Predicted 3D model of a 350-nucleotide part of an RNA (small-subunit ribosomal RNA, central domain) from an uncultured organism.
Its mean pLDDT, the model's own confidence on a scale to 100, is 88.
Context: one part of a larger RNA
RNA sequence: UUGGGCGUAAAGCGCACGUAGGCGGCUUCGCAAGUCGGAUGUGAAAGCCCUGGGCUCAACCGAGGAAGGGCAUCCGAAACUGCGUAGCUUGAGUACCGGAGAGGGUGGUGGAAUUCCCAGUGUAGAGGUGAAAUUCGUAGAUCUUGGGAGGAACACCAGUGGCGAAGGCGGCCACCUGGACGGAUACUGACGCUGAGGUGCGAAAGCGUGGGGAGCAAACAGGAUUAGAUACCCUGGUAGUCCACGCCGUAAACGAUGGGCACUAGGUGUUGCGGGUAUUGACCCCUGCAGUGCCGAAGCUAACGCAUUAAGUGCCCCGCCUGGGAAGUACGGCCGCAAGGCUAAAACUC
Numbered sequence: 001u002u003g004g005g006c007g008u009a010a011a012g013c014g015c016a017c018g019u020a021g022g023c024g025g026c027u028u029c030g031c032a033a034g035u036c037g038g039a040u041g042u043g044a045a046a047g048c049c050c051u052g053g054g055c056u057c058a059a060c061c062g063a064g065g066a067a068g069g070g071c072a073u074c075c076g077a078a079a080c081u082g083c084g085u086a087g088c089u090u091g092a093g094u095a096c097c098g099g100a101g102a103g104g105g106u107g108g109u110g111g112a113a114u115u116c117c118c119a120g121u122g123u124a125g126a127g128g129u130g131a132a133a134u135u136c137g138u139a140g141a142u143c144u145u146g147g148g149a150g151g152a153a154c155a156c157c158a159g160u161g162g163c164g165a166a167g168g169c170g171g172c173c174a175c176c177u178g179g180a181c182g183g184a185u186a187c188u189g190a191c192g193c194u195g196a197g198g199u200g201c202g203a204a205a206g207c208g209u210g211g212g213g214a215g216c217a218a219a220c221a222g223g224a225u226u227a228g229a230u231a232c233c234c235u236g237g238u239a240g241u242c243c244a245c246g247c248c249g250u251a252a253a254c255g256a257u258g259g260g261c262a263c264u265a266g267g268u269g270u271u272g273c274g275g276g277u278a279u280u281g282a283c284c285c286c287u288g289c290a291g292u293g294c295c296g297a298a299g300c301u302a303a304c305g306c307a308u309u310a311a312g313u314g315c316c317c318c319g320c321c322u323g324g325g326a327a328g329u330a331c332g333g334c335c336g337c338a339a340g341g342c343u344a345a346a347a348c349u350c
Stems, first nucleotide, its partner, number of pairs: 004321003007304002012318001014201004021194003025088003029084003033081002035077008049065003053061002091191001092188004096183003103177007110154001115149006125136002162169002206247006215241002220236004258317006266295011299306002323350003332343004
């Protein structure tokens, strides 16, 4: 390679946009490149196969015939693919109306709490633990009342709830802005799906410059514990955590499950919108679409389990796997300020 696979055994790129490429709805006519049929040529000899022959047979040998993937040319077919033509509306999209939402960005603003500062009251403890001690406190702490400063995060609402492609998003208000969904018509007329490269986004930590710093807290110091204790517990505490701009580009970036379309029993919750029934009305009941959970038929699965949100049944496109270790390492290349990232072996060994 062939073949087989990728939820948990090795294996789905963290996510998206999109280039090339691959694949692509219904109908008409045409062309005939693919495709199919026929003919001709070629397809050396030997070999294989068939027929009959020669060595006493056979092996073996010689003669004749047949066959032969493929290639080329010509003639023909037109279902499928392709190309061209004319059309269609169901795929896709646009316009209109409507409600839902922690979707994104910017600016502003609110209350609770912690800490600190000032003042009042007040006196000997407070704090902390399994127990203690380090620590704070007669220079007046803890507690309590009033006032002030500052930073960060938003209790209840809150939900197996909502939104987003993923990362992720949660006080309130305003502005700017993306997407999805429902409804009824009209319009465009296959404009679609996927996507090697590429580009962008991408938690936390980390890095650069400048700011900010309440609480928390790597490192660090001390107190305990212990045989020891470079830990777990305690008292402190700096980077950092926050903001702006610029890097980094990783993760158990997980549903450990790539994207799209179609098909294949149901039951029960919940979110958004709609129809019907009912009603003064909110409910209730029946029902449609879109999402999100649970339970389950068939089927699948090594089992666990999955099961219209598939891991079922099919098609299209991409990515990836191929015994363990060495190793996601070395070397080289590319990227990065660095930390490091991406790509990625072998010897050797079991």